[in-house]
RNA sequence: AUGAUCCCUGCGGGAGAGAUCGGAUCGAAAGAUCCGGCGCCGAAGGAGCAACCGCCCCGGAAACUCUCAGGCAACCGGACCGCAGGGGGAUG
Numbered sequence: 001a002u003g004a005u006c007c008c009u010g011c012g013g014g015a016g017a018g019a020u021c022g023g024a025u026c027g028a029a030a031g032a033u034c035c036g037g038c039g040c041c042g043a044a045g046g047a048g049c050a051a052c053c054g055c056c057c058c059g060g061a062a063a064c065u066c067u068c069a070g071g072c073a074a075c076c077g078g079a080c081c082g083c084a085g086g087g088g089g090a091u092g
Stems, first nucleotide, its partner, number of pairs: 006087008018038001020037007039072003045068001046066003052060003
């Protein structure tokens, strides 16, 4: 002096699928929550197989698969993408 992978924060974008049925509670109501049933979704998380990769004993591994969890009007959440800031310090 250049400042990577990675991590955090803020802003913006961000799909899918019943505003389903029954019961209970709170409430003036709207609505919210919980329990149970049927039907669905995959992009929090989790798990499985595996292309591939590595330091090749073993390990890391998906947007694929499963649907335990989560979700199925709005709100919230949301993998991932972009921008900005911070941490950090590979490499030159």
Glycine riboswitch aptamer from Parvibaculum sedimenti, 92 nucleotides, folded computationally. Lineage of the source: Bacteria > Pseudomonadota > Alphaproteobacteria > Hyphomicrobiales > Parvibaculum. Its Rfam family is "Glycine riboswitch aptamer". Rfam links the family to the GO term glycine biosynthetic process. Model confidence (mean pLDDT): 81 of 100. It was read from a public genome assembly, where an Rfam model found it.